[in-house]
RNA sequence: CAGAGGCGCGGGUCCGCAUGAGUAGUCGCGACGAGGCGCAGAGGCGCCGGCGACGCGCGACGGAAGGGCGGCCCGCCGAGAUCCGUUGAUGACCUCGCAUCAGCGGGUCGGGCCGUGAGGCGAAGAGCUCACGGACUGUCACGCUCGCGAGGGCACGCGGGCGUGAAGCGCUG
Numbered sequence: 001c002a003g004a005g006g007c008g009c010g011g012g013u014c015c016g017c018a019u020g021a022g023u024a025g026u027c028g029c030g031a032c033g034a035g036g037c038g039c040a041g042a043g044g045c046g047c048c049g050g051c052g053a054c055g056c057g058c059g060a061c062g063g064a065a066g067g068g069c070g071g072c073c074c075g076c077c078g079a080g081a082u083c084c085g086u087u088g089a090u091g092a093c094c095u096c097g098c099a100u101c102a103g104c105g106g107g108u109c110g111g112g113c114c115g116u117g118a119g120g121c122g123a124a125g126a127g128c129u130c131a132c133g134g135a136c137u138g139u140c141a142c143g144c145u146c147g148c149g150a151g152g153g154c155a156c157g158c159g160g161g162c163g164u165g166a167a168g169c170g171c172u173g
Stems, first nucleotide, its partner, number of pairs: 001173003006077001008076005014071004025061006035048004039097001041096004080109012110137002113134007121127001139166011
């Protein structure tokens, strides 16, 4: 520098579908009766509320986002994921903080699948992450064995099978 592992890893402001959800929300009616709202939380500041707020019951109307599945397109094989630190942005007023996203640095993890448990996000028995276990798979190393190179033996090389082990900072060219 170029490649390989396969349900291989990610991205998309693209298309479609289901879910979200008869939820949030708006309006009307009824009862109650004092607090309620502005990012989980706290403080400040501001706004609404006996002209009845918040919450509750009934009725009418009634979403969206994130996440998911499929298609198409794009980038790739530490692909990427996660943990820690740090920087920045956003979150309908500010501060602390929290959450999400992105960049950088370091650590861990070869890969997908199944099961169990935990976790937070979440509407969720979806999905995600982590730990443990199970068989499978790819790479290399070591040991045994079979075949070929090669008429015989030792050693060597190549290929197959079995067993054990290791990790991608690896393997092949």